[in-house]
RNA sequence: CUUAUCCAGAAAGACCGAGGGAAUUGACCCAAUGACGUCUUAGCAACCUGAUUACUUUUGUAAUUAAGGUGCUACAUUCAACCUUGCUUUGCGAGGAAAGAUAAG
Numbered sequence: 001c002u003u004a005u006c007c008a009g010a011a012a013g014a015c016c017g018a019g020g021g022a023a024u025u026g027a028c029c030c031a032a033u034g035a036c037g038u039c040u041u042a043g044c045a046a047c048c049u050g051a052u053u054a055c056u057u058u059u060g061u062a063a064u065u066a067a068g069g070u071g072c073u074a075c076a077u078u079c080a081a082c083c084u085u086g087c088u089u090u091g092c093g094a095g096g097a098a099a100g101a102u103a104a105g
Stems, first nucleotide, its partner, number of pairs: 001105006011041005019030003024081004042073003047069003050065006077099001082096006
């Protein structure tokens, strides 16, 4: 950079010690009953590889599995912001973009 996905799912223990939920603003949350982070163990998922089965002229497709490589295990990517749009318009919704995360190339 390209493509795909992002309202599902899955936590205990030990250590540490003050902020944390990517960045800015606002909101809302988590946090001395110890958050965040690190390690260990366990688990979730099924993106890639492998294995099995079925189909397919080959390439391959689908399902299952969960051995290997990642990833993940508060809150929708916590929500909004920019554009378009609906309604019963100080509000509540819908679609998209941007940014980000993860995988494969």